RNA sequence: AAUUGUAAAAAGCAAACCUAUCGAAAGGUAGGGACGCAAAGCCACAGGUCUAAAGUUGAAACACAAAUGACGGCUGGGUUGCCAAU
Numbered sequence: 001a002a003u004u005g006u007a008a009a010a011a012g013c014a015a016a017c018c019u020a021u022c023g024a025a026a027g028g029u030a031g032g033g034a035c036g037c038a039a040a041g042c043c044a045c046a047g048g049u050c051u052a053a054a055g056u057u058g059a060a061a062c063a064c065a066a067a068u069g070a071c072g073g074c075u076g077g078g079u080u081g082c083c084a085a086u
Base pairs, nucleotide, nucleotide: 002086003085004084005083012037013036017032018031019030020029021028022027035073041079042078043077045076046075047074048071049070050069057063
């Protein structure tokens, strides 16, 4: 430096759910909690998914349509990095 994650060790993250809080919602944040994770570190770049406040249509609606909102623990891409083996 490259490849790999079978064994070991050290360290790390934290799903569901509960509580508080922010948000129209999706969802976020903090604490508890562990289903899992070798990038479950970081970046919404491509695809995908979720929501629908404002605006539009409508007499109205739990209706139609629609990101500028959200998801990196959906896939790909970019980038940085621990340990070990070869």
Predicted 3D model of an 86-nucleotide RNA (c-di-GMP-I riboswitch aptamer) from Thermoanaerobacteraceae bacterium SP2.
The RNAcentral record of the sequence draws on Rfam.